[in-house]
Context: one part of a larger RNA
RNA sequence: CCAUGUCGAAGGAACUUGGCAAAAUGACCCCGUAACUUCGGGAGAAGGGGUGCUCUCCUAUCUUUUGAUUAGGAAAGCGGCACAUACCAGGUGUAGCAACUGUUUAUUAAAAACACAGGACUCUGCUAAGUGGUAACACAAUGUAUAGAGUCUGACUCCUGCCUGGUGUUGGAAGGUCAGAAGGAGAAGUGUGAUAAGCUUUGAAUGGAAGCCCUGGUAAACGGCAGCAGUAACUCUAUCUAUCCUAAGGUAGUGAGAUUCCUUGUCACAUAAGUAUCGACCUGCACGAAUGGUAUAACGACUGCCCCACUGUCUCCGACAUGGACCCA
Numbered sequence: 001c002c003a004u005g006u007c008g009a010a011g012g013a014a015c016u017u018g019g020c021a022a023a024a025u026g027a028c029c030c031c032g033u034a035a036c037u038u039c040g041g042g043a044g045a046a047g048g049g050g051u052g053c054u055c056u057c058c059u060a061u062c063u064u065u066u067g068a069u070u071a072g073g074a075a076a077g078c079g080g081c082a083c084a085u086a087c088c089a090g091g092u093g094u095a096g097c098a099a100c101u102g103u104u105u106a107u108u109a110a111a112a113a114c115a116c117a118g119g120a121c122u123c124u125g126c127u128a129a130g131u132g133g134u135a136a137c138a139c140a141a142u143g144u145a146u147a148g149a150g151u152c153u154g155a156c157u158c159c160u161g162c163c164u165g166g167u168g169u170u171g172g173a174a175g176g177u178c179a180g181a182a183g184g185a186g187a188a189g190u191g192u193g194a195u196a197a198g199c200u201u202u203g204a205a206u207g208g209a210a211g212c213c214c215u216g217g218u219a220a221a222c223g224g225c226a227g228c229a230g231u232a233a234c235u236c237u238a239u240c241u242a243u244c245c246u247a248a249g250g251u252a253g254u255g256a257g258a259u260u261c262c263u264u265g266u267c268a269c270a271u272a273a274g275u276a277u278c279g280a281c282c283u284g285c286a287c288g289a290a291u292g293g294u295a296u297a298a299c300g301a302c303u304g305c306c307c308c309a310c311u312g313u314c315u316c317c318g319a320c321a322u323g324g325a326c327c328c329a
Stems, first nucleotide, its partner, number of pairs: 001324008010315002014313001019310001027051005036041001038155001052078003056074004060069003079083001091307001093305004097300001102114002118153007130139003158293002161225003166222002168218005175213003182206001186202005227243001229241002253287001254284001265281003
């Protein structure tokens, strides 16, 4: 010096990205227990007290006349620094996210990711849709729309606004466009001494499916949800007015947020001091309603922040024990 332990004056998180690590709490019995809540919980909330041994007595049960009991209770006394004497053995509060139990990167990630019950849409009438296979055939299913498949959301509460112009999807016995086949008006060549027939080549009209154009529906389909001026008797602001554009101009709710650039926004709480946290404000660079919005009891080896207790994390290091490294012989 390293590893593993033990102890430490005064202070007690000043350490540090962060109380990481350590310390503290801890069992059983009694008392007592808040906000909130889906009335089940929260809850072992929090916070207090007791616990050894000896002796006496009482109760209960079983036995029987006196005992027994890993049972319960009361009083008195005794010892120790310490009586759940060792081992074992919960700190708490408040926000974010995810409802929950669960699942996951075997070998750096356990989570806010995945799943989930619940919700919604679409397809599918059975030789079902969908999937595997070249096919036969198989699964779906020895099921039958309260079923099966696909996609999105993610308990519950309150809700889920406007837009069908674009893209997609779906309906449409009309019309337009349009392929090959069919069709064959005509034309040219050849043919003949010259015509003709024949042969070769070319070829208009006609015809006409799907698609596209056209025309309706559809956003819990993919998606989208504006500007610029003026105006109130201080100032500021703008209920209001005018105008331009759009398919429609962001409703409820929420908001410096896991989203806020400017930004350590401004105010408030807390601290001697707070780029953090919590509560508000709204000027949302660039929230917003199943790509769900918002709130939420319970739950979490999740992530911030505060507090009690506690401590060698630290001020600031010291001593000791065991085993190594190392040094000397």